[in-house]
RNA sequence: AGUUUAUUAAGAAGAAGGGAGAGACAGGCUCUAUGAACUUCUGGCAACCACCAAAACGGCAGGUGCCAAAACCUGAUUCCGAAAGGAAGAUGAUGAAUU
Numbered sequence: 001a002g003u004u005u006a007u008u009a010a011g012a013a014g015a016a017g018g019g020a021g022a023g024a025c026a027g028g029c030u031c032u033a034u035g036a037a038c039u040u041c042u043g044g045c046a047a048c049c050a051c052c053a054a055a056a057c058g059g060c061a062g063g064u065g066c067c068a069a070a071a072c073c074u075g076a077u078u079c080c081g082a083a084a085g086g087a088a089g090a091u092g093a094u095g096a097a098u099u
Stems, first nucleotide, its partner, number of pairs: 001099008013042005021031003025075004043067003048063002051059002071091001077088004
């Protein structure tokens, strides 16, 4: 990196460094010098894997992951609807398995 599969409206931030961007992409909208990305430390959330358990929708933060806003909203395509809108889905992210 590809494939398969599960989840994706819940939850959880302080400090130091840094110094202008960030929210995947496009449009919108939002966050940001009352300090963005990023790095480090500390703290926390969460039960996918591991472990415990006869088992549970149970326990447990060891391996990942995560800690503005629903994955911030919409986004191929299909279906329902007079419309507004709704459902599926696409795309992305994360876990596990696999090539």
Molecule: SAM riboswitch aptamer (S box leader)
Organism: Carboxylicivirga fragile